Predicted 3D model of a 71-nucleotide RNA (transfer RNA) from a Patescibacteria group bacterium. It matches the Rfam family "tRNA". The family's RNA type in Rfam is transfer RNA. The sequence is in RNAcentral, with records from ENA.
RNA sequence: GCCGCCCUAGCUUAGUGGUAAAGCAGAGGUUUUGUAAACCUCAGACUAGAGUUCGAUUCUCUGGGGCGGCU
Numbered sequence: 001g002c003c004g005c006c007c008u009a010g011c012u013u014a015g016u017g018g019u020a021a022a023g024c025a026g027a028g029g030u031u032u033u034g035u036a037a038a039c040c041u042c043a044g045a046c047u048a049g050a051g052u053u054c055g056a057u058u059c060u061c062u063g064g065g066g067c068g069g070c071u
Base pairs, nucleotide, nucleotide: 001070002069003068004067005066006065007064010024011023012022013021018054026042027041028040029039030038047063048062049061050060051059
C1' cells in the first nucleotide's frame, strides 16, 4: 500500500428497518445479631458525519478505532 471482518451499558453478549434485551459489575431496599448469599427495585449504551426511507443500531457512502490476511 491492497483486501476482508468488527465497533451496542463499566465488562461479556443479543437484537439486523418500527419504543434496544439480558448476565456480571454499580446504587437503594427486604431479610440476618452481623457479613455473605437470596429476593425486589433503580440507573446506565447503539464509534462520528452524510445519504436512502414516513421511520436507521439495522441498508449505502466517507471518516475514526481495533483485528486478521497478502505484498